[in-house]
RNA sequence: AGAGUUUGAUCCUGGCUCAGGAUGAACGCUGGCGGCGUGCUUAACACAUGCAGGUCGAACGGUCACUUCGGUGACAGUGGCGCACGGGUGAGUAACACGUAGCUAACCUGCCUUCGAGUUCGGAAUAACGUCCCGAAAGGGAUGCUAAUACCGGAUAAGCUCCCGAUGAGUAAGUAAUCGGGAGAAAAGGGGAAACCCGCUUGAAGAGGGGGCUGCGACCCAUCAGGUAGUUGGUGUGGUAAAAGCGCACCAAGCCGACACGGGUAGGGGGCCUGAGAGGGUGGUCCCCCACACUGGGACUGAGACACGGCCCAGACUCCUACGGGAGGCAGCAGUGAGGAAUAUUGCACAAUGGGCGAAAGCCUGAUGCAGCGACGCCGCGUGGGUGAUGAAGGCUUUCGGGUCGUAAAACCCUUUUCUGCGUGACGAGACAAGGACGGUAGCGCAGGAAUAAGUCUCGGCUAACUACGUGCCAGCAGCCGCGGUAAGACGUAGGAGGCAAGCGUUAUCCGGAGUUACUGGGCGUAAAGCGCGUGUAGGCGGAUUGGUAAGUGGUUCGUGAAAUAUCCGGGCUAAACUCGGAGGGGACGAAUCAGACUGCUAGUCUGGAGGCGGGUAGAGGGGUGCGGAAUUCCGGGUGUAGCGGUGAAAUGUGUUGAUAUCCGGAGGAACACCAGAGGUGCAGACGGCGCCCUGGGCCCGACCUGACGCUGAGACGCGAAAGCUUGGGGAGCGAACGGGAUUAGAGACCCCGGUAGUCCAAGCCGUAAACGAUGUCAACUAGGUGUCCACUUGCCUACGGGUAAGGGGGCGCCGAAGCUAACGCGAUAAGUUGACCGCCUGGGGAGUACGGUCGCAAGAUUAAAACUCAAAGGAAUUGACGGGGGCCCGCACAAGCAGCGGAGCGUGUGGUUUAAUUCGAGCCUACACGAAGAACCUUACCUGGGUUUGACAUAACGGUGGUAGCGAGGUGAAAGCUGAGCGACCUUCGGGAGCCGUUACAGGUGCUGCAUGGCUGUCGUCAGCUCGUGUCGUGAGAUGUUCGGUUAAGUCCGAAAACGAGCGCAACCCUCGGCGUUAGUUACAAGUGUCUAGCGCGACUGCCCUUGAGAAAAGGGAGGAAGGUGAGGACGACGUCAAGUCAGCAUGGCCUUUAUAUCCAGGGCUACACACACGCUACAAUGGGCGGUACAGUGGGUUGCCAAGUCGCGAGAUGGAGCCAAUCCCCCAAAGCCGUUCGUAGUUCGGAUUGCAGGCUGCAACUCGCCUGCAUGAAGCCGGAGUUGCUAGUAACCGCAGGUCAGCCAUACUGCGGUGAAUACGUUCCCGGGCCUUGUACACACCGCCCGUCACGUCAUGGGAGUUGGUCAUGCCUGAAGUCGGUGAGCUAACCGAAAGGGGGCAACCGCCGAAGGCAGGGCUGAUGACUGGGACGAAGUCGUAACAAGGUA
Repeated sequence: AGAGUUUGAUCCUGGCUCAGGAUGAACGCUGGCGGCGUGCUUAACACAUGCAGGUCGAACGGUCACUUCGGUGACAGUGGCGCACGGGUGAGUAACACGUAGCUAACCUGCCUUCGAGUUCGGAAUAACGUCCCGAAAGGGAUGCUAAUACCGGAUAAGCUCCCGAUGAGUAAGUAAUCGGGAGAAAAGGGGAAACCCGCUUGAAGAGGGGGCUGCGACCCAUCAGGUAGUUGGUGUGGUAAAAGCGCACCAAGCCGACACGGGUAGGGGGCCUGAGAGGGUGGUCCCCCACACUGGGACUGAGACACGGCCCAGACUCCUACGGGAGGCAGCAGUGAGGAAUAUUGCACAAUGGGCGAAAGCCUGAUGCAGCGACGCCGCGUGGGUGAUGAAGGCUUUCGGGUCGUAAAACCCUUUUCUGCGUGACGAGACAAGGACGGUAGCGCAGGAAUAAGUCUCGGCUAACUACGUGCCAGCAGCCGCGGUAAGACGUAGGAGGCAAGCGUUAUCCGGAGUUACUGGGCGUAAAGCGCGUGUAGGCGGAUUGGUAAGUGGUUCGUGAAAUAUCCGGGCUAAACUCGGAGGGGACGAAUCAGACUGCUAGUCUGGAGGCGGGUAGAGGGGUGCGGAAUUCCGGGUGUAGCGGUGAAAUGUGUUGAUAUCCGGAGGAACACCAGAGGUGCAGACGGCGCCCUGGGCCCGACCUGACGCUGAGACGCGAAAGCUUGGGGAGCGAACGGGAUUAGAGACCCCGGUAGUCCAAGCCGUAAACGAUGUCAACUAGGUGUCCACUUGCCUACGGGUAAGGGGGCGCCGAAGCUAACGCGAUAAGUUGACCGCCUGGGGAGUACGGUCGCAAGAUUAAAACUCAAAGGAAUUGACGGGGGCCCGCACAAGCAGCGGAGCGUGUGGUUUAAUUCGAGCCUACACGAAGAACCUUACCUGGGUUUGACAUAACGGUGGUAGCGAGGUGAAAGCUGAGCGACCUUCGGGAGCCGUUACAGGUGCUGCAUGGCUGUCGUCAGCUCGUGUCGUGAGAUGUUCGGUUAAGUCCGAAAACGAGCGCAACCCUCGGCGUUAGUUACAAGUGUCUAGCGCGACUGCCCUUGAGAAAAGGGAGGAAGGUGAGGACGACGUCAAGUCAGCAUGGCCUUUAUAUCCAGGGCUACACACACGCUACAAUGGGCGGUACAGUGGGUUGCCAAGUCGCGAGAUGGAGCCAAUCCCCCAAAGCCGUUCGUAGUUCGGAUUGCAGGCUGCAACUCGCCUGCAUGAAGCCGGAGUUGCUAGUAACCGCAGGUCAGCCAUACUGCGGUGAAUACGUUCCCGGGCCUUGUACACACCGCCCGUCACGUCAUGGGAGUUGGUCAUGCCUGAAGUCGGUGAGCUAACCGAAAGGGGGCAACCGCCGAAGGCAGGGCUGAUGACUGGGACGAAGUCGUAACAAGGUA
């Protein structure tokens, strides 16, 4: 410090995700040791048991025990001090609770310290105790006795308090202090032989602690905008330690407010985590503060409490009970239950530190010190070290050679941290002695023995680490992208590797990365984002200049900023963690002082900003009112007759009751042609005939006036297209809805005929638009060029209307420098460079939606979420592809022609069906007479049945074998096979080999995967394209070149051009045919020749002429020539596309099979048959059929072959055997044609299917299932619907011939060969395919693309909802505990007064105010739930349509 992920690729925007650090953690697997820390985050849930607060006999009376009778010790009670500390928790609290800085002239302070003054005289009770009584208990009552440092009265008063008067530093304020007068208020004793000590009372001061007040700081929600009645202030009074509405009475009506009020959440801080920092998050342990102590209320005591282990009351809960009544409060330490993913021992000790009491000894102390449990965290140590290659065995893998685990192990040598045993043994403890929970611990010494000790996660990319097997979109993985559908480095296992290590991973949470809320440090034309426009309030900001001031600002000094933490330095534990000491600085706050630039404030001046004034001027600026013509429609009349209208074509409609057309007259409403323009005006919406009235703003010129009066603008207010709403008018045309006609699969649309609201006017609402320049307003600055509107200045011209050129100014446009921008683009009218202010944005969807509020008559507008869900959504540009986009151009693509197919019968192939099997493959073009250039057996892969198992075939090893291998009559059998009399070998270096038999490795497979492959092939397409190097342009993908102007069959060539060249393609080179020459000549023919054969050459190149063209390329015409513009045909197929075809031609990885999926045999099947399709053959006839005669080819083939002559047969054929290994012989008579004759339009003398009979041939064998011949039979069919195929010349069409395969043949197929031999092409609009350029795109699996909405089903979250049910918050009324305060106090009453009576004082009881809580009532806010209902998201291949993306087929 970055990385992955949107795309075919690119740049940008933008979200999601990852790598880091952290934790009071939890979970999974694993676990040797030590040190230091740390440990209920949940139920402030409930708690059994024990402990956590006592102490003092030197305050007091007493009781008991002991006694050496001197006394000593213990104890309940009275009394004193403590119990307000320490310890826990975080519920509540958004507050002066906390932090920080101050104030207190408005306060308190036990114990402690210092200084001063005192400590005197009396009195009355009471507990303990005794007796009696009540109660289950807890407890209580009556009566009698007694003490005090308990209680009460009097005296005294340095000082204190109060009242009055005076002085008074200082202050905002008569405050501290001083003086005078008057009144008032104290005390306790104890110990000691004593000295004296400890107390007590009253003052003054200190230290420490506390109370109160204030400034500032610090969470979320404005879908909380108004709040408040003791509320705000005053006077008086009460109250407190003390100011104060703190309480009360009266008076006034104030007070708070864009952080009020309300709601939600939350203890605050030091700090901690993270971060470069600024920030963000957090507040556990430790420290400070606060709050709380079962819930709520209350006071008492006290220096201090409204009191965790005190009291009273109410409530809930728990326990005891004799049912009458009582007891309790672990958020102290342990511990229990419960909750939970989850958090420890009912331990030891007061030895240390600290606290309470005490004179002290001492006692108490779950504070604390220690130990225990937990890898919960941090830190440290170890699990051994060295040597050791036949690189052992074994595992894994392999191309079988090897590689790897791996010096790793073993083995040898060594060490002993750790471990075990034994011994020794601390510091922590002070001036001395004693005293240690931890602890026989740490440490140390000795001995033993490598001994006791390694896991976990990962290995597709990010991200470090790879193979094998298993699995087969299954099981599973996954942080994101994504893996898995038979060769998975992504799942599982193994081997290996990488990371970390007593831990390693996962999950959760926080910061970071994220500049992704942007203060540091972002944006808003098109990515999210400028309010529709203006006026203007608060606020923010503000021209030039002078003086003052000192709020901001800056400097210096001082105070504060607790400690701990953090940083640096140093020290202590072996080191580290940990801990101790020291240092340093920053930020923030306060005080003092200095400065005076800038901002502010204040006083003054100025004219440049702004405004005013005067003079001109343009304009569809606004409102009102009147007038005008053209056109449509309607009405009346005339002429006139059959249609008009409308469309792609029609129909609805209209018309003989006279339309349309045409002429005349009239009515009414709306809109204003031409002018008209990149034009003008306005803030925007918007504004268009002409005149008049009223009225706003702009610009130019002058530089006369004011003197910063300015800019922006949250709220607010006004204006605001269309549609819509209300009321009343108006209504010609147009025209939602609606009706009809068409179109269509449908047509709720597009088209047509009608037509209501509306459109128009007046008044009032609505307040929204792609209200757009998708660009807020204002100001300044920063090259130019060009056009137009307006006025002005100057010059020139003038017919005096004006025109024209230049200039500066104001508008409206275009092009462009710099610059900016992701790019597109913007560019003085900025999207450039700056300033001021406002508005707005923060991934997509959900959603501009729900709820709530506000507005509206309504429609609705405005403000505006969340759950849930996705890994993207998006912008600009690029290359393709595509378009029912455009331009240019090709092709038998269409058109023009000829012949067909589609109908019939038959042949063949395919689908389907059937079957034991009908083997398999091929499937639009590019499968279907295709693999197959030959299925009766064989082929053959299929089926049935019968056999064989190292096999029908190959190689190797081992063992065996001599009458062996081989031959083999016979038997059995369908055959294969089994059996088998007999016959009977070869080579040899003599070891053996070959052969055969057996065993083991293996053979074999037309079994699967063409989506694992090679090779080969089809197709686009013989289309003219496809690329590269260098250079240049672009951030980049890419572009350029290859585009453009011509031209060509062609990216063929020429020219231009930021390109210059090059490669694969095109063309040419190759073969065949056509002309000529030449060489050779088997065969041919009579020699010799060359019409023949096969070799070598020549020939054609737009070379020549004319024209056109750009002096080009090229094109048109012509000459010559056998051939002319690639002469005709063939071979030849660029980069690539289709996961195209083929594992069954061959080869081949992997998988499967091994007495079977191998192999042999017989028979069957591939030949089935209701049907459908494809390719063909033969026909339907007279351009023909039959019969007779007669003419002319070429390519090919031939020895298990072609087969002549002759003979036989009607014929197929038979016989025969000559010739030929072929220019020699044979196949071999070519047929159409020509000549003659017949048939006469007929299902025929057409057509030949089908069937019968008789034959022939091949073959082991023609039943399933061959071909041919003869005779007989004589079907459909009379030219073929929609549709569709081939062909541009020696072509189509017609005609026959040959060949391969092959025993034969189902060949009408295929491959060749020759014979006869046409028609047509105007042309490129249309169909199909293709090429180039351009354009649009939401496509990129690329239009067979993408994609929208309803409906149906499932899941999820959510809104509404008659309601139902909780929580919470106040309010009103009723009842009203405890208790303070107040009243009353007839009852009770020791201290004082009084001789007494009685009084004073006190208490009980009662009353009143307040008051927790309870009840009743109506509300606010918030949650759960609810029949039904609304939309939303997601889900596999569901249904219906086709809305959008191309002109998306109606932009």
Small-subunit ribosomal RNA from a metagenome, 1451 nucleotides, folded computationally. The sequence is in RNAcentral, with records from SILVA. Rfam family: Bacterial small subunit ribosomal RNA. The coordinates come from a structure-prediction model, not an experiment, and the mean pLDDT is 86.